The RNA shown here (transfer RNA) has 74 nucleotides and comes from Thermoplasmatales archaeon SW_10_69_26.
[in-house]
RNA sequence: GCCACCGUAGCUCAGUCCGGGAGAGCAGCUCCCUUGUAAGGAGCGGGUCGAGGGUUCGAAUCCCUCCGGUGGCU
Numbered sequence: 001g002c003c004a005c006c007g008u009a010g011c012u013c014a015g016u017c018c019g020g021g022a023g024a025g026c027a028g029c030u031c032c033c034u035u036g037u038a039a040g041g042a043g044c045g046g047g048u049c050g051a052g053g054g055u056u057c058g059a060a061u062c063c064c065u066c067c068g069g070u071g072g073c074u
Stems, first nucleotide, its partner, number of pairs: 001073007010026004020057001028044005050066005
């Protein structure tokens, strides 16, 4: 230099192909249960979906550019 993949909650990821409600597990907080702890049960909070632009009534999703990471080729 070229190519591919990845970037979504504190962490690990799904959702993207085929556009329309932003989600799961763990972690955190509150309550219940217990003599107490752990385990278990119920609930709550937490996101400008890497950045900018475009298309569209509508974009995490489609298109373009850029940034970061991983791998491959040279």

RNAcentral holds the sequence, with entries from ENA.
Its Rfam family is "tRNA". It is annotated as a transfer RNA.
NCBI's taxonomy places the organism under Archaea, Methanobacteriati, Thermoplasmatota, Thermoplasmata, Thermoplasmatales.